Context: one part of a larger RNA
């Protein structure tokens, strides 16, 4: 000095409290363990592992197993030799699969040879998702977007060190003022960055349509406008600037006006010294160690999808603030060429057939859903719930048996609101709806975005848990 205290003062945070909604009870989906196998590839383990890595396991992928093959090599550079080919296309045969045979076509040249590609052959090498994250970069997690961590120079102490940075106020904040043997700096904070929320200006096409025309069953459909919404660019706007009161005449607090917006406006993006020998040799890239007819490679099939159970995560329900019909209403954001696929036929459907327009403000995906209106069901294991299964199909795609996703009929499990205990979430949030997207041939209850409808509660800090500033003791370094 630091670290601890079931010491003390302060102070802060969905940490309690108050309140909505959940999870735990039940199907199922997904991940973990355990156990089971030839293999059920490996990592992640309190919080900070467990819908993680994986934004997408039927082959491939893949690393695992079993079989069956290769050995200078799937891939890189160098040599020695030989052939004009090889690949590619075509014809055959032939295996589970890698093969295998034939036909068919090189280019410069000073004619020595050289490029180029092959095959042998030598050995240097290749390779390695084999170990070691406790050798190690890089990259991340986490305390925590917590308000701290530090240094020059002075100064005070034998000295480890201390002041600053303590203190009195005050903030979201080591913000920021006033005192001070301290003066001043840095890295954090805050600003500068995006986005949303209002206006102004400016450009109107592929957006808009107030008026003025053509024009339809309907329609910005067409002439014409850019006034309005919008959309792209430049701007203005918020500063505690203004009023009151309070405070130490200060920071700075509390009210008020005016404003679209008010004291950080709401939301990203940023992540100081450091903690945890945290995680990551399986993104990548490395030290050493180990393999080198194998721990490399290559191929076919399995496997990762196993199931007495045990956890997390999530879905989907137990219903009438529902359910189920029929006929209407309003989005925002994205994405589209080996792509998006309309209008119109055919199917009960999932799809099909056709193929119009579109590198898209122009066409398409696309129907939003919840909600609202009329109707039906009368509390029932039900017209609730839909797991399960059996038929019969459809789509991608060599190939849906292990193992895909959807549809049409049947079938109708458990389930009637969940014990101890535990979790979000303070406002356009939470609960509810429903659309996209990336990954992708195909395969989301999963992640990552987009708006619809839209509450309740916060008396206060006495207690749990987290932090931060002080100061106290001393088993501890």
């Nucleotide at each position: 000095u630091g670290a601890c205290g079931g010491g003390g003062a302060c102070c802060c945070g969905c940490a309690c409290a108050a309140g909505c909604g959940g999870u735990g009870g039940a199907g199922c989906a997904u991940g973990u363990g355990g156990u089971u196998u030839a293999a059920u590839u490996c990592g992640a383990a309190g919080c900070a592992a467990c819908g993680c890595g994986a934004a997408g396991a039927a082959c491939c992928u893949u690393a695992c197993c079993a079989a069956g093959u290769c050995u200078u090599g799937a891939c890189a550079u160098c040599c020695u030799u030989c052939u004009g080919a090889c690949a590619g296309a075509g014809u055959g045969u032939g295996u589970a699969a890698u093969g295998u045979a034939c036909u068919u076509u090189c280019c410069c040249u000073u004619c020595g040879g050289g490029g180029c590609a092959g095959a042998a052959g030598u050995g240097a090498c290749a390779g390695g998702u084999g170990g070691u994250g406790c050798a190690u970069g890089g990259u991340u997690g986490u305390c925590g977007u917590c308000a701290g961590c530090u240094c020059g120079u002075g100064u005070c102490g034998u000295g480890a060190g201390a002041u600053g940075u303590u203190g009195g106020g005050u903030u979201a904040a080591g913000u920021c003022c006033c005192g001070c043997a301290a003066c001043g700096a840095g890295c954090g904070c805050a600003a500068c960055c995006c986005u949303u929320a209002u206006c102004c200006u400016u450009a109107g096409u592929a957006g808009c349509c107030a008026g003025c025309a053509c024009g339809u069953a309907a329609a910005g459909g067409u002439g014409g406008g850019c006034a309005c919404u919008c959309u792209g660019g430049g701007g203005a706007g918020a500063c505690u600037g203004c009023c009151a009161g309070g405070g130490a005449u200060a920071a700075c607090c509390u009210g008020g006006a005016g404003g679209a917006a008010g004291g950080u406006g709401g939301g990203g993006a940023u992540g100081a010294c450091g903690u945890c020998a945290a995680a990551u040799c399986a993104u990548c890239a490395u030290g050493c160690c180990c393999c080198u007819u194998a721990u490399g490679a290559c191929u076919u099939g399995g496997g990762c999808u196993a199931c007495a159970c045990a956890c997390g995560u999530g879905c989907u329900a137990c219903a009438a603030u529902g359910g189920c019909g029929u006929a209407a209403a309003c989005a925002a954001a994205g994405g589209g060429a080996a792509g998006c696929g309309a209008g119109c036929c055919c199917g009960u459907g999932a799809g099909g057939g056709g193929g119009a327009g579109c590198a898209a403000a122009u066409c398409c995906c696309a129907a939003a859903a919840a909600u609202a209106a009329c109707g039906u069901c009368c509390c029932a294991g039900u017209u609730c719930g839909g797991a399960u299964u059996g038929u019969a199909g459809u789509c991608u795609g060599c190939a849906a048996c292990u193992c895909g996703a959807c549809u049409a009929c049947a079938u109708g499990a458990a389930g009637c609101u969940g014990g101890a205990a535990u979790c979000g979430c303070u406002a356009g949030u939470a609960a509810u709806c429903g659309c996209g997207a990336a990954u992708c041939a195909g395969a989301a209850u999963g992640u990552c975005g987009c708006g619809g409808u839209g509450a309740a509660u916060a008396c206060g800090u006495u207690c749990c848990c987290g932090g931060g500033u002080c100061u106290u003791g001393u088993a501890c370094a």
Record summary: Predicted 3D model of a 477-nucleotide part of an RNA (small-subunit ribosomal RNA, 3' major domain) from a metagenome. Its mean pLDDT, the model's own confidence on a scale to 100, is 81. The full RNA is in RNAcentral, with records from SILVA. Its Rfam family is "Bacterial small subunit ribosomal RNA".